[in-house]
Model confidence (mean pLDDT): 85 of 100. SAM riboswitch aptamer (S box leader) from Candidatus Brevefilum sp., 107 nucleotides, folded computationally. Taxonomically the source falls in Candidatus Brevifilum (Bacteria, Bacillati, Anaerolineales, Anaerolineaceae). The sequence was found by an Rfam model in a public genome assembly.
Order: sequence, then structure tokens, then C1' cells
RNA sequence: CUCUUAUCCAGAGAGGUGAAGGGACCGGCCCGAUGAUACCUCGGCAACCAGAAAGCUACGCUUUCACGGUGCCAACUCCGGCAGAGCGAUAUUCUGGAAGAUGAGAG
Repeated sequence: CUCUUAUCCAGAGAGGUGAAGGGACCGGCCCGAUGAUACCUCGGCAACCAGAAAGCUACGCUUUCACGGUGCCAACUCCGGCAGAGCGAUAUUCUGGAAGAUGAGAG
């Protein structure tokens, strides 16, 4: 990097460095010199993988824990983008998809 698969309306911030852009892309809308994004330290959230314990209808499933491997800690993946349904139409709502993110596995 590509493929498969699961999840994405919950949750969780302080300090330091540093500097002007940042929120993947496009449109919108936001964040940002009252210092964002990023990086580091500490802290926390969560429970995908691994592990431990208990239970059961037992090659597995469920619940609990959180010492390991990841992940995450503005806004529902910030909202939409494509297709469909509802409405006279707009606005809006809903369903599915695309794209993206993360885990696990494979090449």
C1' cells in the first nucleotide's frame, strides 16, 4: 500500500515546547495570537486484540477486571457530497451507499 471483517449518536485534559494555520478531500460551518494543529510529559477514557476470574444451554457464549499491544480524549466520522422514501416545493427527516478513521486477520 491492497484485500477481508467488526465498530463509528457513549466516554475521557492538565502542564511544557513551539508557531500560524487547523478540523483527511470538496462545499459549508467551526477551532485558532485569551496560542489552535503538531510534538513531549503526566493523567484519563474505552474494552478491538492478548490475558485473568466467574457463570452457562460449553471446541463456544455472556459478565466482570484493566498489569500487556493498539486506539482515543472540540463539535454524531462536526454536517453534507451518491442513490432512494416521505412533502406541491424549499427547508427538514429517515434508509442505504461512497469516502474516511480504528481494531483484528491476510497478501